[in-house]
RNA sequence: UGGGGAAUAGUCUAGCGGUAGGACGACGGACUCUGGAUCCGUUGGGGUAGGUUCGAAUCCUACUUCCCCAG
Numbered sequence: 001u002g003g004g005g006a007a008u009a010g011u012c013u014a015g016c017g018g019u020a021g022g023a024c025g026a027c028g029g030a031c032u033c034u035g036g037a038u039c040c041g042u043u044g045g046g047g048u049a050g051g052u053u054c055g056a057a058u059c060c061u062a063c064u065u066c067c068c069c070a071g
Base pairs, nucleotide, nucleotide: 001070002069003068004067005066006065007064010024011023012022013021018054025043026042027041028040029039030038047063048062049061050060051059
C1' cells in the first nucleotide's frame, strides 16, 4: 500500500428492514446464625458522521480502532 473480517450493557455473545435478547457481573429481596450456593426482581448497550427508507443493529458511503492475508 492492496484485499478480507470485526466493532451491540462492566465482560462475552445473538438478532429475515418492524418493541434490542441471553449468559456472567452489579444492585435489591427471599432463604441462612453469617457467608456461599439456590430462587425472584431490577439495572445498563448499537464505534463516529452522513445517505436510503414510513421505519436501520441490519442496506449504502466515508472515517476511526483492532485482527488476518499478500507484497